About this RNA
This is a predicted structure of a 470-nucleotide part of an RNA (small-subunit ribosomal RNA, 3' major domain). Its Rfam family is "Bacterial small subunit ribosomal RNA". Its Rfam clan is "SSU clan". Its family is annotated with structural constituent of ribosome and ribosome in the Gene Ontology.
[in-house]
Context: one part of a larger RNA
RNA sequence: UGACGGGGGCCCACACAAGCGGUGGAGCAUGUGGUUUAAUUCGAAACAACGCGCAGAACCUUACCAGCCUUUGCCAUGCGGGAUGCCCUAAAAGUUAUUUUUUAGUGGUUGGCCCCGCACAGGUGCUGCAUGGCUGUCGUCAGCUCGUGCCGUGAGGCGUCGGGUUAAGUCCUUAAACGAGCGAAACCCCUAUCUCUCGUUGCCAACGGGAAAGCCGGGAACUCGAGAGAGACCGCCGGCGAGAUGCCGGAGGAAGGUGGGGAUGACGUCAAGUCCUCAUGGCCCUUAUAGGCUGGGCUACACACGUGCUACAGUGGCGAUGACAAAAGGAUGCGAUGGUGCGAGCCGGAGCGGAUCCCUAAACGUCGUCUUGGUUCGGAUUGCUCUCUGCAACUCGGGAGCAUGAAGUUGGAAUCGCUAGUAAUCGUGGAUCAGCAUGCCACGGUGAAUUCGUACCUGGGCCUUGUACA
Numbered sequence: 001u002g003a004c005g006g007g008g009g010c011c012c013a014c015a016c017a018a019g020c021g022g023u024g025g026a027g028c029a030u031g032u033g034g035u036u037u038a039a040u041u042c043g044a045a046a047c048a049a050c051g052c053g054c055a056g057a058a059c060c061u062u063a064c065c066a067g068c069c070u071u072u073g074c075c076a077u078g079c080g081g082g083a084u085g086c087c088c089u090a091a092a093a094g095u096u097a098u099u100u101u102u103u104a105g106u107g108g109u110u111g112g113c114c115c116c117g118c119a120c121a122g123g124u125g126c127u128g129c130a131u132g133g134c135u136g137u138c139g140u141c142a143g144c145u146c147g148u149g150c151c152g153u154g155a156g157g158c159g160u161c162g163g164g165u166u167a168a169g170u171c172c173u174u175a176a177a178c179g180a181g182c183g184a185a186a187c188c189c190c191u192a193u194c195u196c197u198c199g200u201u202g203c204c205a206a207c208g209g210g211a212a213a214g215c216c217g218g219g220a221a222c223u224c225g226a227g228a229g230a231g232a233c234c235g236c237c238g239g240c241g242a243g244a245u246g247c248c249g250g251a252g253g254a255a256g257g258u259g260g261g262g263a264u265g266a267c268g269u270c271a272a273g274u275c276c277u278c279a280u281g282g283c284c285c286u287u288a289u290a291g292g293c294u295g296g297g298c299u300a301c302a303c304a305c306g307u308g309c310u311a312c313a314g315u316g317g318c319g320a321u322g323a324c325a326a327a328a329g330g331a332u333g334c335g336a337u338g339g340u341g342c343g344a345g346c347c348g349g350a351g352c353g354g355a356u357c358c359c360u361a362a363a364c365g366u367c368g369u370c371u372u373g374g375u376u377c378g379g380a381u382u383g384c385u386c387u388c389u390g391c392a393a394c395u396c397g398g399g400a401g402c403a404u405g406a407a408g409u410u411g412g413a414a415u416c417g418c419u420a421g422u423a424a425u426c427g428u429g430g431a432u433c434a435g436c437a438u439g440c441c442a443c444g445g446u447g448a449a450u451u452c453g454u455a456c457c458u459g460g461g462c463c464u465u466g467u468a469c470a
Base pairs, nucleotide, nucleotide: 001470002469003467004466005465007464008463009462010461011460012459013458015454016453019418020417021416022415023414026310027309028308029307030306031305032304033303034301035300042053043052064296065295066294067293068292069291070290073120077119078118079117080116081115082114085109086108087107088105089104090103091102092101093100122285123284125283126282127281131279132278133274134273135272136270138268143182144181145180146179147178148177149158150157151156162173163172164171188262189261190260191259193230194229195228196227197226198225199224203219204218207217208216209215233256236250237249238248239247240246312411316370317369318368319367320366321365322364329358330357333352334351338347339346340345377408382403383402384401385400386399387398388397424446425445426444427443428442429441430440
């Protein structure tokens, strides 16, 4: 100087507390361990591995296994030779245009393709403890440093401490410090209010038409779209405070003290992760550790764990009926009206490269029924019959109908998330994608409870103290 302490002081955080909903019990989905296997490819390992790499393993993917096959190789560059092409020479045929065709040569030459040989290619082979790059984590925590100066023999210290204050090393004040940089904040994007500009495919208040529909004429108000501005600064008032920073209350305001959210991650730590994204040193393989094809495997299953989905019901299930979104996407695409099938679906094809056409809600409301039963709860499992995608659904896809109707009656110790348009709950879309979503990413609908407080648990920051640790 750090680190550590079941030392002290101050402070913060869904850290606890106060609440709400879960996980841990059940069935299933998914990942992992283990076991099995010819192979179950490889990596990830407390937090920070385990719905992770994988935004989608039937073939492909695919790196694994079995069998069969290839050896300058899928691909690149160079060298040597050959062949081909062109030129030259010679001969022959045909024609009469010094042109065409054919054959021959130890002949010459060469752009591309091809063949042989050689250098080489190739490697998801090893080492992330040789590396670059990228990423996780502490942590959006408030810290980490520098110049000059001052102090100290020196390591080093001061500055950065103290008193206040803040979300903040934020700001004020004091002081051997004075300044500065990287971080914090601001600048950027979305969102909440208003104004202006522009009105089509969007809108419809007033006027006219029309059986009706913004449908038409029309309008530019409103909604909305997308550009430009305004607006919030403790600015104003009162109180507290040190006539400081600031804190509390109020007014006005769409919004009030960082308005809400996003992007943004300092010096560094973990020899953290990744040589299987990519790049790359070294090592290794070179008729194989390279390459191709077919089939199988990654989908196995006494078991254990993580993450989820669906439930255990009446704040519910079922039937009928009536509404209301946002954000995305669409040409090998989205696919309407219509027809058909109990249904998944099929036939057909209007319109739309789309504010124009298409894809579009559910919870909710109303009416009826069920009445506490493993049930009209729950839907696993299994049987049969279909359907879709695709060369192909046996291993091993999704969906539908009928039948079957398991466990499960709220879950031990323990443990997780969340402070507001949040939790909870309800659907919708997208990427990947032929097909396949309970995962991921986004979107809106309905919409709570609680926070006394900081004694305790966890993590972190600052000051200080002890130390036989570095």